[in-house]
This record gives sequence, C1' cells and structure tokens, in this order.
RNA sequence: UGGUGAGGUAGAGGCGCAAAUCGAAUGAGUAAGAAACAGGAGUAAGGACAACGAAGAAUGUUUCUGAAAGGGCGGUUUGCCGAAGCGUUGAAUCCUGUCCAGGAUUCAGUAGCUGGGGUUGCAUUGAACAAGUGUAACACUGUCACUGUAGGGAAACCUUGGUGGAGGACUACUAACCCU
Repeated sequence: UGGUGAGGUAGAGGCGCAAAUCGAAUGAGUAAGAAACAGGAGUAAGGACAACGAAGAAUGUUUCUGAAAGGGCGGUUUGCCGAAGCGUUGAAUCCUGUCCAGGAUUCAGUAGCUGGGGUUGCAUUGAACAAGUGUAACACUGUCACUGUAGGGAAACCUUGGUGGAGGACUACUAACCCU
C1' cells in the first nucleotide's frame, strides 16, 4: 500500500416500529340493577358439583336508573431501525364459587419465519363496515449483485431502465489477521 473483517462502533430505509400518558368519540341507551304485570320450574359460555328458586326460576312486556374492558383516532413524551410482529418452549396470573376442559394476559428463552409500509381477496379475533393476525397476489420503496441504452467523469463511480437475492443483510470507520 492492498485484502479479509456474524470482533467492535456509528448510521440509512419512512404514512418507519413499539411503549407510556392525556383528551374526545365508539362500545350503548347495550350489559347490569330496581318496580309492575304476565309466566309457572328451572338457572348456571362446554361437563360435573356447590349455591339460588312456589317467600316464585328461566323467559317476555312496560317504566326508571345506567356502566366498563379491549380495539381505533388525535396530541405530548420516551426508547429505537429484527425496530417489531408471528410461531414455538417454560413459568405465573386471570376469566369463574370449586374441579375438569377451554381461552386470555404478562415475563423469560429461541442460529424457526418476515427488508419496509400500502391495496385487494380469503380465513380468524372483534360490537363494528374500525382495527389486529395469518396467508396469497399486485404494484411502490430502500439495499446489494448482474446487466442494457444514453449522458457526465481520467478511472472508480453517478443518473436512468431490466432481472434476481435477502436484515446473521447494507453503508462508513476500525480491532485482529494475511500479503507486499
């Protein structure tokens, strides 16, 4: 001087990701409660038990009172760029008075999948036509590789098209190592 550089540090993608908090709406005149009338033996999200019930169960009508959670929107703040999400393993808690079964939430791990956001279809969760998750397709966008045309440039390379890949990636600097 050159090379390698999942050893380290910093950085980029943009309707970028996530969390907390505040506000208004939706949920909903719903659930639930009370009163009256009707009703006449059951109620209990799946099963069993307990408990309640002729001092009137389930259910229906009328009147009065009347929520909440999750999710979404906007503002502010914080942490970040496998941000994060999904799957899976383990633990704890809750849904419910107990058990079985089922479901949900939180925490920890994971060399399993996804570059990112969007639109649409299907499935699923959800009160929802909002939104989330999974999957498929479609373009868009960032990055790298190969390549075409034309331009700029001494060259490397840049702008502009096409094809393809994946974040353990990419760019910059650098430890260490190798060559000279």
Lysine riboswitch aptamer from Salipaludibacillus daqingensis, 180 nucleotides, folded computationally.
The coordinates come from a structure-prediction model, not an experiment, and the mean pLDDT is 80.
Taxonomically the source falls in Salipaludibacillus (Bacteria, Bacilli, Caryophanales, Bacillaceae).
Its Rfam family is "Lysine riboswitch aptamer". From the family's description: Riboswitches are metabolite binding domains within certain messenger RNAs that serve as precision sensors for their corresponding targets. Allosteric rearrangement of mRNA structure is mediated by ligand binding, and this results in modulation of gene expression. This family includes riboswitches that sense lysine in a number of genes involved in lysine metabolism, including lysC. Its family is annotated with lysine biosynthetic process in the Gene Ontology.